RNA sequence: ACCAGUACUAGCCAAACCUGUUGUGAGGCGGGGACGGAAAGCCACGGGUCUUGUGGGUUAAGUAAGAGAUUGUCAAGACAGCCGGGUUGCUGAU
Numbered sequence: 001a002c003c004a005g006u007a008c009u010a011g012c013c014a015a016a017c018c019u020g021u022u023g024u025g026a027g028g029c030g031g032g033g034a035c036g037g038a039a040a041g042c043c044a045c046g047g048g049u050c051u052u053g054u055g056g057g058u059u060a061a062g063u064a065a066g067a068g069a070u071u072g073u074c075a076a077g078a079c080a081g082c083c084g085g086g087u088u089g090c091u092g093a094u
Base pairs, nucleotide, nucleotide: 003092004091005090012037013036017032018031019030020029021028022027035081041087042086043085045084046083047082048079049078050077051076052075053074056071057070058069059068
């Protein structure tokens, strides 16, 4: 270096939930708390999921209109603890 992490050591992170704060929202951040994690460090690049706004289709039949629901379009966002990719990093028993 590759590879492996079923081993060991030292540390690290922190799901749900509770709480403060912030955002229209998905969420973010701080405190408590641990289900877990070898990248659960970092980057929204590909896929995915979610949110807000927008406008089209369907429901919708009848001159027209039509809330709500649902499904797409476009735009702006969120998630790195959904999968892949990139990048840095711990250990070296096998």
This is a predicted structure of a 94-nucleotide RNA (c-di-GMP-I riboswitch aptamer) from Porticoccus sp. Its mean pLDDT, the model's own confidence on a scale to 100, is 82.